Small-subunit ribosomal RNA from a metagenome, 1493 nucleotides, folded computationally.
[in-house]
RNA sequence: AGAGUUUGAUCCUGGCUCAGAACGAACGCUGGCGGCGUGCCUAACACAUGCAAGUCGAACGCGAAAGCCCUUCGGGGUGAGUAAAGUGGCGCACGGGUGAGUAACAGAUAGGAACGUACCGUAAGGUGGGGGAUAACCACGGGAAACCAUGGCUAAUACCGCAUAUGGACGCAAGUCCAAAGCAGGCCUCUAUUUAUAAGCUUGCGCCUUUUGAUCGGCCUAUCUCCCAUUAGCUAGUUGGCAGGGUAAUGGCCACCAAGGCUACGAUGGGUAGCUGGUCUGAGAGGAUGAUCAGCCACACUGGGACUGAGACACGGCCCAGACUCCUACGGGAGGCAGCAGUGGGGAAUUUUGCACAAUGGACGAAAGUCUGAUGCAGCAACGCCGCGUGAGUGAAGAAGGCCCUUGGGUUGUAAAGCUCUUUCGGCUGGGAAGAAGGGUGCUAUGGCUAAUAUCCAUAGCAUUUGACGGUACCAGAAUAAGAAGCACUGGCUAAUUCCGUGCCAGCAGCCGCGGUAAUACGGAAAGUGCAAGCGUUGUUCGGAUUUAUUGGGCGUAAAGAGCACGUAGGCGGGUCUUUAAGUCGAUUGUGAAAUCCCCAGGCUCAACCUGGGAACUGCAGUCGAAACUGGAGAUCUUGAAUGUUCGAGGGGUUGGUGGAAUUCCAGGUGUAGAAGUGAAAUUCGUAGAUAUCUGGAGGAACACCGGAGGCGAAGGCGGCCAACUGGCGAAACAUUGACGCUGAGGUGCGAAAGCGUGGGGAGCAAACAGGAUUAGAUACCCUGGUAGUCCACGCCGUAAACUAUGGAUACUAGGUGUUUGGAGUAUUAACCCUCUGAGUACCAAAGCUAACGCAUUAAGUAUCCCGCCUGGGAAGUACGGUCGCAAGUCUAAAACUCAAAGGAAUUGACGGGGGCCCGCACAAGCGGUGGAGUAUGUGGUUUAAUUCGAAACAACGCGCAGAACCUUACCUGGCCUUAACAUCCCAAGACAACCUCAGAAACGAGGCUUUCCCUUCGGGGACUUGGUGAUAGGUGCUGCCUGGCUGUCGUCAGCUCGUGUCGUAAGAUGUUGGGUUAAGUCCCGCAACGAGCGCAACCCUUGUCUUUAGUUGCUACCAUUAAGUUGAGCACUCUAGAGAGACUGCCGGUGUUAAACCGGAGGAAGGCGGGGAUGACGUCAAGUCCUCAUGGCCCUUACGGCCAGGGCUACACACGUACUACAAUGGCAGAAACAGACCGUCGCUAAACCGUAAGGUGGAGCUAAUCGGUAAAACACUGUCUCAGUCCGGAUUGAAGCCUGCAACUCGACUUCAUGAAGCUGGAAUCGCUAGUAAUCGCAGAUCAGCAAGCUGCGGUGAAUACGUUCCCGGGCCUUGUACACACCGCCCGUCACACCACGAGAGUGGUCAUAACCAGAAGCACGUCAGCUAACCGCAAGGAGGCAGCGUACCAAGGUUGUGGUCGCGAUUGGGGUGAAGUCGGAACAAGGUA
Repeated sequence: AGAGUUUGAUCCUGGCUCAGAACGAACGCUGGCGGCGUGCCUAACACAUGCAAGUCGAACGCGAAAGCCCUUCGGGGUGAGUAAAGUGGCGCACGGGUGAGUAACAGAUAGGAACGUACCGUAAGGUGGGGGAUAACCACGGGAAACCAUGGCUAAUACCGCAUAUGGACGCAAGUCCAAAGCAGGCCUCUAUUUAUAAGCUUGCGCCUUUUGAUCGGCCUAUCUCCCAUUAGCUAGUUGGCAGGGUAAUGGCCACCAAGGCUACGAUGGGUAGCUGGUCUGAGAGGAUGAUCAGCCACACUGGGACUGAGACACGGCCCAGACUCCUACGGGAGGCAGCAGUGGGGAAUUUUGCACAAUGGACGAAAGUCUGAUGCAGCAACGCCGCGUGAGUGAAGAAGGCCCUUGGGUUGUAAAGCUCUUUCGGCUGGGAAGAAGGGUGCUAUGGCUAAUAUCCAUAGCAUUUGACGGUACCAGAAUAAGAAGCACUGGCUAAUUCCGUGCCAGCAGCCGCGGUAAUACGGAAAGUGCAAGCGUUGUUCGGAUUUAUUGGGCGUAAAGAGCACGUAGGCGGGUCUUUAAGUCGAUUGUGAAAUCCCCAGGCUCAACCUGGGAACUGCAGUCGAAACUGGAGAUCUUGAAUGUUCGAGGGGUUGGUGGAAUUCCAGGUGUAGAAGUGAAAUUCGUAGAUAUCUGGAGGAACACCGGAGGCGAAGGCGGCCAACUGGCGAAACAUUGACGCUGAGGUGCGAAAGCGUGGGGAGCAAACAGGAUUAGAUACCCUGGUAGUCCACGCCGUAAACUAUGGAUACUAGGUGUUUGGAGUAUUAACCCUCUGAGUACCAAAGCUAACGCAUUAAGUAUCCCGCCUGGGAAGUACGGUCGCAAGUCUAAAACUCAAAGGAAUUGACGGGGGCCCGCACAAGCGGUGGAGUAUGUGGUUUAAUUCGAAACAACGCGCAGAACCUUACCUGGCCUUAACAUCCCAAGACAACCUCAGAAACGAGGCUUUCCCUUCGGGGACUUGGUGAUAGGUGCUGCCUGGCUGUCGUCAGCUCGUGUCGUAAGAUGUUGGGUUAAGUCCCGCAACGAGCGCAACCCUUGUCUUUAGUUGCUACCAUUAAGUUGAGCACUCUAGAGAGACUGCCGGUGUUAAACCGGAGGAAGGCGGGGAUGACGUCAAGUCCUCAUGGCCCUUACGGCCAGGGCUACACACGUACUACAAUGGCAGAAACAGACCGUCGCUAAACCGUAAGGUGGAGCUAAUCGGUAAAACACUGUCUCAGUCCGGAUUGAAGCCUGCAACUCGACUUCAUGAAGCUGGAAUCGCUAGUAAUCGCAGAUCAGCAAGCUGCGGUGAAUACGUUCCCGGGCCUUGUACACACCGCCCGUCACACCACGAGAGUGGUCAUAACCAGAAGCACGUCAGCUAACCGCAAGGAGGCAGCGUACCAAGGUUGUGGUCGCGAUUGGGGUGAAGUCGGAACAAGGUA
């Protein structure tokens, strides 16, 4: 520091996801040791049991027992003035826990004044003298218990007067009022009794009053402290005042008087939450958080209340109410773990009912000491951090085993084993700390107090005593590599790959995505990678995320500029001078607790951890200073702004008038059969007279031409003409004011169309509606009608793609061109022209900007100010709530849920019922067919035991098959074989084979007969056969979607690319586009391109002309000859087959850019590619073929292999393709008679001759072929006949008889003869081929082949018609355009309906909860009142009084109750839309002109 993911690819926008760090964590797998930390985040849920706050006998009274000893047996002593209980003092308000409540009564920071403070310190003074009670105790009683009543006794540092008053309180003063307690130790100097004590002295600790300090606490102020405005108004103790009451103290804290107070700088309300130091993260700014430690606050079962006290409204106190739990004798009682352990429960989840007061600290005490679940330690838990170990060296035969393999090997791997070492940690044995300082006691010494050498106090020394942890840390010894490694991952991100299994299954997944038979993504294994006593997963937070942007983003098209203006608050604001000091800057002071973080140093062996010091704590406050900038105050200026004067342009606005054209209607005239409308029609109008035409009239609406990229307005918008009223803008020069300015949250006004209300108006147009068409349908598009509405007045509505998709203002930054409207200047004026200068408006373009497109002085450039708005897509501009509205609806505006995208610009393709150009038997023009018939053949379907398999639009279907009776053959039935029919290896034996007989359908089995291979170094080897063993064979079994090869197709279409350069951020572009031309990306010209490659063309074959060479088997002009080129002769000709020539737009004319090329002509056998063939670019179709062959993988192995016989592939209601033959006279039949080319032949072609009606048979000459044979060519032409008929057409079908091939023609061959003589009379919709030696027509040959051809391939004979042309159909090429397509239009995609699931809204109601209002109610308690009952201290002789207690009443008030309102959360029949869901239905809305933009 980034990465993955939208696309075919690109750039951008934008979300989602990942890599990091952290944690009081949990879960899974695993687990050696130690140190230091940490450990109920959930139920502030309920709690058994034990402990957590006592202490003081030196405040007080009382006062045991066991045990032991003695005993006279009664008891006594000791224990012991101990324990226990009580009165009293101090403490219990600390320490410990928790975070429910709390958004301010809290916290943080900085300040403040009107207060209290036990214990402690300081200072001053005092501590005199009395009194009455009461617990304990005793007696008695009640009660289950808790506990209580009555009577009696008693003490105090308990309680109460009196005295005193340094001082304090009150008061102007005078004056009045206010205390106290003793206890312990020692002593006899003084006084008195005189052994020793006391009045006394003295010491210590107490007590009382006051002063002051410290500490701790109460109160107040400022600033800061979460979310919601779908919470906008709140408030009667509320705000203030005065004098009171109350309090420790200020204060509405409380009563009285006045009527204020808070709020957009967010009051009030709702939700959530303890706050902070800090912690985590981050570069920082920030964000999140508030466990452990520390500070503050709040709470203690829930609610209320006070008492005591220095302090509480009190966690281990009290009272009341409530809920809950427990005890109960049912009458009544008891309780509060959010202390430490522990239990149940909840939960994913959090420990021992441990030890000790040794240390630190706390309470009490004079002290010893006691208490202390504070604390110190231990236990449990990998919960976290840190450290250590599980060994080190050597060791190649690269062992075995595992895994992989191309079978060669590779890898695990120096890893192991082996050898040599070491011994941390753990285990064993032994030793063994620091943490301990004090305090007590004893002794000694010194000092102080004192009358004192006593006591006491202080200091020092010596002695003695104190350790939970713990026999722990640590140290030493002996022994042994001995006891100690897992977890996750391995498709990309992201380090690390192979095999097997599985087969869209099982599963994985953080995102993208894997899995449908070759999965580096699932599961296992091997190997590897990462971390390591841990490793992964899950959750949460920050980061990455500049993805809320202060640092540090945006708004033309991606989300985003309010429709426009005016203007309030607010924000910002021109030049100069003076002043001030709020902001700002500097210095300094205080504070910012400690801990933490950072730095340095030190202590545990290191580290974590701990200790010390420093820095820091970026903050707040005070004081002093500076004066540039901002702000405040004052003065001044003119350039911003405004006003005045003079001009200017204009569909700017409002109102009133007025004009003509046109439509429609009405009346009348002329006139007659149609008009209107459409793609075509119909509805409609018209003989009751339309349309057309003329005249007159009515009425409403809109204003042609001018008119424009033009003008005006803030926007919406504004258009005949005239008038009135009126707003804004601009120009020129002067004058005036003197910053008066810009923007603008709320607010106010304006605001197209449609719509609404009331009243008018209504010609045309026209939602709805009706009819006619179209259509599968047509609730549409088209047509005929037609109502609201459109118009006017008044009032609403307040929205639009209200768009320049571009907020307003100001300044600056190259130009050019047009246009509207002002002004100035030059020349002599006028009109032009030209130059300059304002204000608008439009286009082009530089810099710059932009993701690109584009913008560009009218900015989307460079800057400043202000406002508005955005933060992934969908749900949704929806729900709910509120606001406005008559309504329609507007404004404001979510969430659940769901997806990993949605989107912008540009690129390349593809496509378009887009455009342009061009080509092709593509259409058109023609000729002949197919589709109808019969037959043949192939296919589908059906059938079947099987009808083997494949091929499927063009590009499957006379295709694989150039030929299924057996074979072929792959299929079926049946019979057989199992190392096999075939290949290689090993072992044994041997020749094998052939022939014959028998069973059998054959395969095969049984028997017989016969036979004895080749080479040799003599060891053996080789070929062959049989038998055996296993490795293996075999498979037309599957996968053509694993493949090679081959092939089809677009298409013989003219295209497809590359290098370098250039342009672009890039995908890409350029070249290859453009202008011409061509069959052609063929060539020329131009050009940021220049070249090149694969294609085109040419080179190849054939054919057409000529020359030459060569003449046998070919040919025959001349000379002979024959029936015959038959023979001699010849090689001229034909022909054959070698080599050459020839054609190149070469020549001429024209056109064209002086080009390429085209048109015409000459010559020529042939002319512009002469005809035909071979030749098929990059690629497309997962096209075809695993059944030609080859081949990966999978499958079968007494069978899916092999052999055999028979059957099937030939079936037959039917449908389709391709052919043949026909339907006839351009013909059939008969007769006679011409003319080819190519090809084939020895297992062959077969002549002559003879036989048969014929197929054919007999026959055998010749021929290994220019020699012989196939071989008759046929149509044609000639003659005759038939004369339009189902025929002398047509030949199917069937019968009979034959011929040939072949082991074999039944299923199932071809041919012949005789007989039979079906359909069919030119073929519907539709559709095919062909442009010249072509179509059409005629026959011939060949391959396959024993036989079988209407098929296929080739060959020649005869031999046409037509092409105006490119509008249309189909296919294709180039350019361009649009696109939401890229699996590429056979694309994409929308909505209803149906089904399933999910969340949400509405909903008669219903249940909970919170808040609030009114009323009722009123426990405990404080206060006040009352006081009839009771009453020790004081007063009083007494009666009685003061005071007190109980009781009662009043006020306040908790729970509770009734009624209402509001909020919120559940449930809810039904209902509404929304979302999601491989293959449902209906249509076809959008994307192309998407077929009605």